[in-house]
A computed fold for a 477-nucleotide part of an RNA from an uncultured rumen bacterium, annotated as small-subunit ribosomal RNA, 3' major domain.
The prediction has a mean pLDDT of 83.
The full RNA is in RNAcentral, with records from ENA and SILVA.

Context: one part of a larger RNA
RNA sequence: UGACGGGGACCCGCACAAGCGGUGGAGCAUGUGGUUUAAUUCGAAGCAACGCGAAGAACCUUACCAAGGCUUGACAUCUCCCUGACCGCUCCUUAAUCGGAGCUUCUCUUCGGAGCAGGGAAGACAGGUGGUGCAUGGUUGUCGUCAGCUCGUGUCGUGAGAUGUUGGGUUAAGUCCCGCAACGAGCGCAACCCUUACCCCAAGUAGCCAGCAAGUGAUGUUGGGAACUCUUAGGGGACUGCCGGGGACAACCCGGAGGAAGGUGGGGAUGACGUCAAAUCAUCAUGCCCCUUAUGUCUUGGGCUACACACGUGCUACAAUGGCGCAAACAAAGGGAAGCGAAGGAGCGAUCCCUAGCAAAUCUCAAAAAAGGCGUCCCAGUUCGGACUGCAGGCUGCAACCCGCCUGCACGAAGUUGGAAUCGCUAGUAAUCGCGAAUCAGCAUGUCGCGGUGAAUACGUUCCCGGGUCUUGUACA
Numbered sequence: 001u002g003a004c005g006g007g008g009a010c011c012c013g014c015a016c017a018a019g020c021g022g023u024g025g026a027g028c029a030u031g032u033g034g035u036u037u038a039a040u041u042c043g044a045a046g047c048a049a050c051g052c053g054a055a056g057a058a059c060c061u062u063a064c065c066a067a068g069g070c071u072u073g074a075c076a077u078c079u080c081c082c083u084g085a086c087c088g089c090u091c092c093u094u095a096a097u098c099g100g101a102g103c104u105u106c107u108c109u110u111c112g113g114a115g116c117a118g119g120g121a122a123g124a125c126a127g128g129u130g131g132u133g134c135a136u137g138g139u140u141g142u143c144g145u146c147a148g149c150u151c152g153u154g155u156c157g158u159g160a161g162a163u164g165u166u167g168g169g170u171u172a173a174g175u176c177c178c179g180c181a182a183c184g185a186g187c188g189c190a191a192c193c194c195u196u197a198c199c200c201c202a203a204g205u206a207g208c209c210a211g212c213a214a215g216u217g218a219u220g221u222u223g224g225g226a227a228c229u230c231u232u233a234g235g236g237g238a239c240u241g242c243c244g245g246g247g248a249c250a251a252c253c254c255g256g257a258g259g260a261a262g263g264u265g266g267g268g269a270u271g272a273c274g275u276c277a278a279a280u281c282a283u284c285a286u287g288c289c290c291c292u293u294a295u296g297u298c299u300u301g302g303g304c305u306a307c308a309c310a311c312g313u314g315c316u317a318c319a320a321u322g323g324c325g326c327a328a329a330c331a332a333a334g335g336g337a338a339g340c341g342a343a344g345g346a347g348c349g350a351u352c353c354c355u356a357g358c359a360a361a362u363c364u365c366a367a368a369a370a371a372g373g374c375g376u377c378c379c380a381g382u383u384c385g386g387a388c389u390g391c392a393g394g395c396u397g398c399a400a401c402c403c404g405c406c407u408g409c410a411c412g413a414a415g416u417u418g419g420a421a422u423c424g425c426u427a428g429u430a431a432u433c434g435c436g437a438a439u440c441a442g443c444a445u446g447u448c449g450c451g452g453u454g455a456a457u458a459c460g461u462u463c464c465c466g467g468g469u470c471u472u473g474u475a476c477a
């Protein structure tokens, strides 16, 4: 000087408390451990691994296993020789690659050759998701969006170092004010950026329809309009600016006015110096080591989907604030051409037929659902719950046995609110309800977004956890 303390003082955080809803019990989904296996590829390991890499394992992917092949190689450059094509098509063999046969078949030219492609021969070399993340770059997590981390000059100290950065207030903040052997500065904080909430102006189609006219069974449907909504450019607006009180007359705090919004308005992006030899050699790059008829490469089939069990994360429930039936409202944000697919028709349905329109403020996915109205059930393992199973179908795809999703009929398990323990959340939040997208042929209860309905509680900081500042002790560095 740090680090640590079941030392002290002060302060903060859904840290506790006050509340609301969960997990832990059940079934299933998914990840992991373990076990099994020819293989169940590899990585991730307290918080900060475990719906994580994987924004999507039937083949492919695929790295694993079995079997069958290839050996200058699936891929790159170079040397030499041969051919003129290569591609493509057909046939034989095969589980398939591999292997064999046939057909078809180049361009330029100074006729030397060149380009391109295939085959062959030797090599140089390729190749490696092989090892080492404790050799590395790059990227990332974490403390933590916590308020800290430093430097120059000066001063003090023999020196390591200190001071500044401590102190009195204040703040979300090393934020600002005052004081002070310090005076300044840098990286962080804040602001500048995006979005959302209000207004003005401009523009007016594919969006809008107040007034005018036309028309219809109905509809901005048509003429038209530029008001409104909306869209997207540019501006305004919030600054403790104003008033009162408190305070050292300061910084600032409390209350009020006006205002769409008030004291950082809400949300996002933004992550200092560093810590954990944290993670990643399997995104990529890369040193060294290792393999080179194999640890490379191709193909078929299997596996990654196993299953006495244990854990994490979720979904669905256990019902009446509910289930079911009928009629019938109100979103936002997105996607669409090898695509979205209306209307019409067939089917109980998944879906199919037919095609209109739309590269989309035009067409379409698209029905929002919960809510509200009417009816029924009458507290039961039930008209709750839907696992599992049987049969019949649909879709994607070369192919759904291992191993996809969906539909109909039948079957109808556990489960009656969950021990110890534990998690999230302070407002348009929790809870609850649907909708969309990426990946994607097909396959979400996951992920990332979108809106609808919409709470309760916070006395407070004694205690638990984490963090910051000052101080104190030290068997630590």
Stems, first nucleotide, its partner, number of pairs: 001477002003474003007471007015461002019425005026316008034307002042053002064302007073125001077124002079121006088103005106115003127291002130289003136285002138280003141276001143274001148187006154163003167178003193268004198236003202232003208225002212223003239262001242256005318418001322377005334365003339358002344353003384415001389410007431453007